[in-house]
RNA sequence: AGCUUAUCCAGAAAGGCGGAGGGACUGGCCCUGUGAUGCCUUGGCAACCAUCGUGGCGAUCGCGAUAGGUGCCAAAUCCAGUUGUUGUUGCCAAGCCGAUGUCCU
Numbered sequence: 001a002g003c004u005u006a007u008c009c010a011g012a013a014a015g016g017c018g019g020a021g022g023g024a025c026u027g028g029c030c031c032u033g034u035g036a037u038g039c040c041u042u043g044g045c046a047a048c049c050a051u052c053g054u055g056g057c058g059a060u061c062g063c064g065a066u067a068g069g070u071g072c073c074a075a076a077u078c079c080a081g082u083u084g085u086u087g088u089u090g091c092c093a094a095g096c097c098g099a100u101g102u103c104c105u
Stems, first nucleotide, its partner, number of pairs: 001105002005101004013042005021031003025081004043073003048069002050066006082094003
């Protein structure tokens, strides 16, 4: 990087550096000199993988514990975008895009 698959309305911030945009894209709407985004340190959240235990004939199954590898700590993936007779109302359904984990190459 490509591919498989699962999840994305819950949860979790202080300090330091730095000094202008940032929230992927487009439109909206927000955040931001009361210092954002980013980087570092510390702390935390969660439980995808992992380890351990346990239920089960068994499973690619369920439950629990730990926290080693990731991930995450404004707003639902911030909202919408395409389709579903309309598609503007709605925690609507499916999907696209994206993010993260995981399998394989």